[in-house]
Predicted 3D model of RNase P RNA and transfer RNA as a complex of 455 nucleotides. Rfam match: Bacterial RNase P class A. By type it is a ribozyme. The prediction has a mean pLDDT of 76.

RNA sequence: GAGUCAGCCAGGCAGUCGCUGCGCGUUACGCGUGGAGGAAAGUCCGGGCUCCAAGGGCAAGGUGCCAGGUAACGCCUGGGGGGCGUGAGCCCACGGAAAGUGCAACAGAAAGCAAACCGCCUAAGCGCUGCCCCAAAGGCAGUGCCGGUAAGGGUGAAAGGGUGCGGUAAGAGCGCACCGCGCCGGUGGCAACAUUCGGCGGCACGGCAAACCCCACCUGGAGCAAGGCCAAAUAGGGGAGCAAGCGGGCGGAUCUUCGGGUCUGGCUCGCGCGUGCGGCCCGCACGUGCUCCCGGGUAGGUCGCUAGAGGCGCGCGGUGACGCGCGCCCCAGAUGAAUGAUUGCCCACGACAGAACCCGGCUUAUCGGCUGACUCUC
RNA sequence: GGGCCUGUAGCUCAGUUGGUUAGAGCAGUCCGCUCAUAACGGAUUGGUCGCUGGUUCAAGUCCGGCCAGGCCUACCA
Repeated sequence: GAGUCAGCCAGGCAGUCGCUGCGCGUUACGCGUGGAGGAAAGUCCGGGCUCCAAGGGCAAGGUGCCAGGUAACGCCUGGGGGGCGUGAGCCCACGGAAAGUGCAACAGAAAGCAAACCGCCUAAGCGCUGCCCCAAAGGCAGUGCCGGUAAGGGUGAAAGGGUGCGGUAAGAGCGCACCGCGCCGGUGGCAACAUUCGGCGGCACGGCAAACCCCACCUGGAGCAAGGCCAAAUAGGGGAGCAAGCGGGCGGAUCUUCGGGUCUGGCUCGCGCGUGCGGCCCGCACGUGCUCCCGGGUAGGUCGCUAGAGGCGCGCGGUGACGCGCGCCCCAGAUGAAUGAUUGCCCACGACAGAACCCGGCUUAUCGGCUGACUCUC
Repeated sequence: GGGCCUGUAGCUCAGUUGGUUAGAGCAGUCCGCUCAUAACGGAUUGGUCGCUGGUUCAAGUCCGGCCAGGCCUACCA
């Protein structure tokens, strides 16, 4: 000088007027004391809390290396593997393709068990042409068919391990050596995994799961405008739709030929139907009612509402996230929505930006200042 | 504060790893028909699929982040 990582601050002081919570008072008012963020944001996750509501299962959804932390998480810490960077460091959507199904346009012969466009060979078989030969047999060369091949070339994002040697008609793991791959052991590690350790195997094989799916683990649903309490006023007024009640017993009334019949809907049981805060089934609870539309009334007060998985300091344990112990502190609770205006000085010359039940995270926006550690270059 | 949706041609909308094609209607332009216009018929123009990153050979479509717009929300009866 250039970078990487972590932490802290986010205007201050004084005066004047103004706003608001709480407490006290003589309650028009006075005094004391407190009063927006590191993201208060996005509403992406996890919870606490409230209501349904008391359970089980399916479906659906979420996460995805290993080990920990945490109330929990899709978060954080450490480690493993992969990628980027000279490095300090940064990023990862990181289970399974041998359970099955599916996709890969165009190009290419061929894109999941194959396949032959150019090319190479043609030993053996069938023809043709030419040559050798007096002629034939036979031989040689070329070519066609039949046949063999996937080493070379082409296409493509991707073409069935790679290099070398041998072998073959020409090739090919066809054979061998090494590398790669698969399986089995040894060693280290809690594990993921590593291994300059050993053995077996010519080799089960390309990609895509942010394709369906399989595996492991997790999950009721809504949300403070949740949900309670108090007060007031009005019209259960109109319309539409779906209905669903049945059987038995007890009791009562009545008739009776004393066997029983009829009625009732008071109590109870069973079945059925309806409602019940994601879908389906079982179960449970409550009921004869349920759903929608038009219209009407009040749109008031209060609780929830801030003492918390809280903050700060010190010590101990741990690589770390964090945990344990001791001590101290109370730090916004508005509801047409509270912190504003002005003067002077200092200064980092103030960006992004204002709580609405509360916490733990992630992501996004962002001016400037300070501190520490580490890396590279001169 | 909380919850749910939308973004494709000038306008209104289909299309959605169910893959490598971007479409329909209206509007616009031209031609035909007509004395002329309209209607009708034919042809045609017009597309960074809101922005950005990722997965994949390939993204309008699948998965994240951001931007813009829209809707819902108390009680009684």